This is a predicted structure of a 90-nucleotide RNA (c-di-GMP-I riboswitch aptamer) from a Lewinellaceae bacterium. The sequence was found by an Rfam model in a public genome assembly. The coordinates come from a structure-prediction model, not an experiment, and the mean pLDDT is 80.
[in-house]
RNA sequence: GACAUGAAAAGCCAAACCUGCCGUGAGGCAGGGACGGAAAGCCUCGGGUCUUAUCUACCACUCCCACUAAUAGAUAGCCGGGCUGCCAAA
Numbered sequence: 001g002a003c004a005u006g007a008a009a010a011g012c013c014a015a016a017c018c019u020g021c022c023g024u025g026a027g028g029c030a031g032g033g034a035c036g037g038a039a040a041g042c043c044u045c046g047g048g049u050c051u052u053a054u055c056u057a058c059c060a061c062u063c064c065c066a067c068u069a070a071u072a073g074a075u076a077g078c079c080g081g082g083c084u085g086c087c088a089a090a
Stems, first nucleotide, its partner, number of pairs: 006087001012037002017032006035077001041083003045080003048075004054070001056069002
């Protein structure tokens, strides 16, 4: 010096909930607020979960609706993956 790990110290982020705004919605932004977090910093590449309107399929068989699938979104504080990062005891 680097990687793994995480005692201490300096700090950092901010769940639920409340208020205002945006969105059809999941949810997002700002303020308050702290459940928690060693990447709870950033990125949808894979999976999961959630939302959506339209078209088609499936189902049904008069049609429509519901379920499921596709498309488009949301969730990075669901998991995996990629990139970057503060301090330093054992």